[in-house]
RNA sequence: CGACGCCGCACGGGAGAGCUUCGACCACGGUCCGACCGUAGCCGGUCGCGGCACGGGUCGAGCGCCGAAGGAGCAGCACCUCUCCGUCAAUCUCUCAGGCCCCCGGACCGUGCGGGCUCC
Numbered sequence: 001c002g003a004c005g006c007c008g009c010a011c012g013g014g015a016g017a018g019c020u021u022c023g024a025c026c027a028c029g030g031u032c033c034g035a036c037c038g039u040a041g042c043c044g045g046u047c048g049c050g051g052c053a054c055g056g057g058u059c060g061a062g063c064g065c066c067g068a069a070g071g072a073g074c075a076g077c078a079c080c081u082c083u084c085c086g087u088c089a090a091u092c093u094c095u096c097a098g099g100c101c102c103c104c105g106g107a108c109c110g111u112g113c114g115g116g117c118u119c120c
Stems, first nucleotide, its partner, number of pairs: 002120001006115008018063001020062007028055002030052003033048006064100003070096001071094003076087002
């Protein structure tokens, strides 16, 4: 002096597993009731501090499940012969946390811009 690894930002890619059960709440959709308006009628429309949780939404709980935020465990290393203890990697394991249509998020990968130190 210099690149990668590293850090920050932006962009792109990026898997798995419940459209589960129950409860509370919400009248958005649906439906029912009533009044009125229109129609020959079927029926349609408007209104209601109206009803109903069927669909949907939010929250909570249960059961089942997933691994790729984060976290934890070990192989190894160190110490010692005393095995434990200590330290401790992974896309492995656990599933505390998180997640289970899509979206979002997402380990990790790539590109661009910027930053910066050691080894070499």
The RNA shown here (Glycine riboswitch aptamer) has 120 nucleotides and comes from Rhodococcus sp. PBTS 1. The coordinates come from a structure-prediction model, not an experiment, and the mean pLDDT is 75. The RNAcentral record of the sequence draws on Rfam and Ribocentre. The source organism's lineage runs through Bacteria, Bacillati, Actinomycetes, Mycobacteriales and Rhodococcus. The same sequence occurs in records of 2 taxa. Of the family's consensus pairs, 82% are formed in the model.